Transfer RNA from Nanoarchaeota archaeon SCGC AAA011-G17, 72 nucleotides, folded computationally.
It matches the Rfam family "tRNA". About the family: Transfer RNA (tRNA) molecules are approximately 80 nucleotides in length.
The organism belongs to Nanobdellota, within Archaea.
RNA sequence: GCCUCUGUAGCUCAGCGGUAGAGCUUUGCUUUCGUAAAGCAAUGGUCGGGGGUUCAAAUCCCUCCAGAGGCU
Numbered sequence: 001g002c003c004u005c006u007g008u009a010g011c012u013c014a015g016c017g018g019u020a021g022a023g024c025u026u027u028g029c030u031u032u033c034g035u036a037a038a039g040c041a042a043u044g045g046u047c048g049g050g051g052g053u054u055c056a057a058a059u060c061c062c063u064c065c066a067g068a069g070g071c072u
Base pairs, nucleotide, nucleotide: 001071002070003069004068005067006066007065010024011023012022013021018055026042027041028040029039030038048064049063050062051061052060
């Protein structure tokens, strides 16, 4: 230098054009003499940045940034 992949909640990841979700974590409540476990609920996101297409974009296109891998 070229190619491919990844970037979404504190962490691990889904979501393939039509209101952004799960598990774990955290907090509260119930239960217990108490703790743990269990159950219920809540909290939490400018979807890496910018631009474009579209009635509508996390999703499609362009560009930039960061990371991983490969080739030379």